[in-house]
Context: one part of a larger RNA
Parts: sequence; structure tokens; C1' cells
RNA sequence: CUGGGCUUAAAGGGCGCGUAGGCGGCAGUGUAAGUCCGAGGUGGAAUCCUAUGGCUCAACCAGAGGACUGCCUUGGAAACUGCACUGCUUGAGUCAGAUAGGGGAAGGCGGAAUUCCUGGUGUAGCAGUGAAAUGCGUAGAUAUCAGGAGGAAGGCCUGUGGUGAAGACGGCCUUCUGGGUCUUGACUGACGCUGAGGCGCGAAAGCGUGGGGAGCAAACAGGAUUAGAUACCCUGGUAGUCCACGCCCUAAACGGUGGGCACUCGGUGUGGGAUCCGCAAGGGUUCUGUGCCUUAGGGAAACCGUUAAGUGCCCCGCCUGGGAAGUACGGCCGCAAGGUUGAAACUC
Repeated sequence: CUGGGCUUAAAGGGCGCGUAGGCGGCAGUGUAAGUCCGAGGUGGAAUCCUAUGGCUCAACCAGAGGACUGCCUUGGAAACUGCACUGCUUGAGUCAGAUAGGGGAAGGCGGAAUUCCUGGUGUAGCAGUGAAAUGCGUAGAUAUCAGGAGGAAGGCCUGUGGUGAAGACGGCCUUCUGGGUCUUGACUGACGCUGAGGCGCGAAAGCGUGGGGAGCAAACAGGAUUAGAUACCCUGGUAGUCCACGCCCUAAACGGUGGGCACUCGGUGUGGGAUCCGCAAGGGUUCUGUGCCUUAGGGAAACCGUUAAGUGCCCCGCCUGGGAAGUACGGCCGCAAGGUUGAAACUC
């Protein structure tokens, strides 16, 4: 390389948009590039294969046939692919009518709780632990009542429930805004799928500038524990956590399962619709999500099983023994931290 693979053995890109490319529905006409058939030419010799022959055999050698899977020219075929044209509606999309939702952005509002401040009541403890101590408190704490300040988070509802491509999203209201689903007809007429590069988004931590800072809390300090205790436990506590803008671009970014389309038994929950039966409760059919159990089938097994890991097709990404190593070097990116691309010697 071929072959083979990627839930857990090595292997799905964190996720989207999309360029080139690859692939692409039904019918007709034309063309003849691919494709197929015939003929001709060529495909050096040697080598190779087959059967002979020559050295006493063999190696070796000789002549013969084949092969040389290719290329060129020419005549033809037209199913398939391509190309050109014409048409179609089932793929895709648009319009219309409904509709669910923590989808996104901005602004505003409210309540519970913690902390702090002021005042009242009140007196000796509070806090904390396995037990303690550090700590707080007679300068009046803890407790309790009233008032005030400020920040952060959103209890119940909450549900293998919802939305989003993923990251993620949860008090209430308003404004702006993306996507989805269902139903019915009308319209466009293949406009599709995937997607190397590219562009955008991307938890937490971290970085820059300026704010903010209640609670929590790396670092740090103290108290304990212990042989020690740079920990686990306790008392404190700064970055940070929050906001705005700009970076960083990673993750067990997980369903450890790329995207699309088609096909292949059922049962039972649940979210959103349509429709039919029924007074209702409820039930039937159907579309679209989301769970569980299972048939065939698959799988090394665990398990998967119409939300496939089954059966097929198309496109992309990735794997090729362990360590060295996601390291070194170089490139690109970054303010930095670092990210990305990514070896080898050596060793087992």
C1' cells in the first nucleotide's frame, strides 16, 4: 500500500455556517467524453508462463506458442454515467393558518435568605468540633423586634419534562430577535446531501482595562489532628466568583456513538400538534420530540435494537503496538499562561 476498523480494545473533529471538491430524484430527446463490441496498427530484445528440443541430468541454452492486462487509429452500440435541451413533482424550499418552549439580546421590577449598619428589648455567653482550640462577646455579643444598605443566587413549580448546533439555558414583566412542530391548499421546480481549506460560536479556569464585592473561597495566617501534617476538620481570609468591553479556545466539550437519506416485528410511558369516536372519562389513526422493555439482526461480550451499535448508499474526520510524548524542533496563533500542528533517537 491493499485489506480492516473507530460505544467500552488505537480511532468521531467541541459545535455550526459554508468555499472548492465528491455524490445526487422522475420522464423524454439529442450527443457519444466515460463505458461496451468489432477491425487494424503498435506494445524492442531479454525476462515470465506452456509444451518441445540441445549440452550424460540440472542449472544453462535454442527455436515455437502464449502473455505483455497497455496505447493509438477506425467502424459500430446507446442501457448506465457525463454533457446539452425540454418537461414533471415525490426531495428541498416559499406563502398562508395555528402553536409549544429555562432558545438568544437589552431594559425594568419584586420576594425569601445571608452579611453589614442604626435603634429598641435583654444578659452571659456565642460560635465551632469526634473532642477541642484559635475566633467573637460586659466597650453588651448570641437571641429577638423595627428601620436601612448592598451584592449574588433564583426555593416550591421541577418532571429519564422543555428549548438550543454545541457550549449551555430556570423569579416576574416589557421590547427586539433566531429556530422548531402541526394542518391545509397554492406556488417554485432538484434549487439537494456532505464539506478539505476558510469563517463564526464555544463550560470552567486564566489574562487586560475599568467598575462591583453580600455570601463563598485557591493563595495565605492561625487553631487542632499527627511520629510529621506544607492535608483532610475548625476560625479567619485575598485573588477570583458578579458587570462592561477586549482576549484566551481548552474539557470525562460524553450518548465516550460525525452528518444525510432509505429500509427492517411489537409493547409501554411522557412533551407538542392534527383528526375521528364518545355526554364525559377515555380510546382509535397520524405527524414530530423524548424515555424504557424487546423481535429479527448485530456484537468479543457488556449490550444496541425504527432515537441502531441492524440492512444499504453518499460525503467528511480519525486509527495502525506500549513507553519516550501530546514532549522536542520548526511553523502559525496569543499580552501572558499557553494553544494548534507534531516527530525521532532510545527502550520493552
Predicted 3D model of a 348-nucleotide part of an RNA (small-subunit ribosomal RNA, central domain) from an uncultured bacterium. Model confidence (mean pLDDT): 92 of 100.